Predicted 3D model of a 116-nucleotide RNA (FMN riboswitch aptamer (RFN element)) from a Bacillota bacterium. The organism belongs to Bacillota, within Bacteria.

[in-house]
RNA sequence: AUUUUCCUUCGGGGCAAGGUGAAAUUCCUUACCGGCGGUACAGCCCGCGAGCCGUUAUGGCAGACCUGGUUAAAUUCCGGGGCCGACAGUUACAGUCUGGAUGGGAGAAGGGAGAA
Numbered sequence: 001a002u003u004u005u006c007c008u009u010c011g012g013g014g015c016a017a018g019g020u021g022a023a024a025u026u027c028c029u030u031a032c033c034g035g036c037g038g039u040a041c042a043g044c045c046c047g048c049g050a051g052c053c054g055u056u057a058u059g060g061c062a063g064a065c066c067u068g069g070u071u072a073a074a075u076u077c078c079g080g081g082g083c084c085g086a087c088a089g090u091u092a093c094a095g096u097c098u099g100g101a102u103g104g105g106a107g108a109a110g111g112g113a114g115a116a
Stems, first nucleotide, its partner, number of pairs: 002115009017029003031096002033085002035048004043083002051061003065081005087099003
C1' cells in the first nucleotide's frame, strides 16, 4: 500500500409582496427551494436514496433541457431562454402549510482492535 471487524458523530431546503373570493401560503401575477455518488463544478446526463407495487430472495414502476460562448475536456462553468417536483389531510385544487418524521436513508467524517 491493501484488507477484516467494532464504535461514534453528521446526514433536505423553500411562497416575500399582492389580486379574486364566504373561504386559498393550494387558484391568478409573481417569489423562493434543489438530498447522495460519478464526471470539468449538475434539481433536468449516468446511477443511488426517499415514494408506490411485489418476492423466500433477486426485483419492477418512478419528474424535468435546449441553445450560444470558452476549453484538451462542460446537457455540469459563463450568457440566454425553458422545464420538473411522492403520498394523505386541509372551509378552495399544495415542491413550499399540517402529518407519518425526535422516523428512514443514499452516503460523509472520525476513532478503536486485528490481519498482512